A computed fold for a 73-nucleotide RNA from an uncultured Parcubacteria group bacterium, annotated as transfer RNA. Model confidence (mean pLDDT): 82 of 100.
RNA sequence: GCCAGGGUAGCUCAGUGGUUAGAGCAGGGCUUUCAUAAGGCCAAGGUCGUGGGUUCGACUCCCACCCCUGGCA
Numbered sequence: 001g002c003c004a005g006g007g008u009a010g011c012u013c014a015g016u017g018g019u020u021a022g023a024g025c026a027g028g029g030c031u032u033u034c035a036u037a038a039g040g041c042c043a044a045g046g047u048c049g050u051g052g053g054u055u056c057g058a059c060u061c062c063c064a065c066c067c068c069u070g071g072c073a
Base pairs, nucleotide, nucleotide: 001072002071003070004069005068006067007066010025011024012023013022018056028042029041030040031039049065050064051063052062053061
């Protein structure tokens, strides 16, 4: 340099144009227990990599750029 995949919560990931952006784990509170763990309940946590474009409407489609992983040279 070229090709492919990826970037969404602290971490691992889902989400193929419309409803409010979700799950598990971690962290917090409550409950339970003599106590701890496990379990149950609750709440919190998001500029969806950045900037533009298309559209009535974009995490989702298009373009450019940045970063990560793999392959080729």

It matches the Rfam family "tRNA".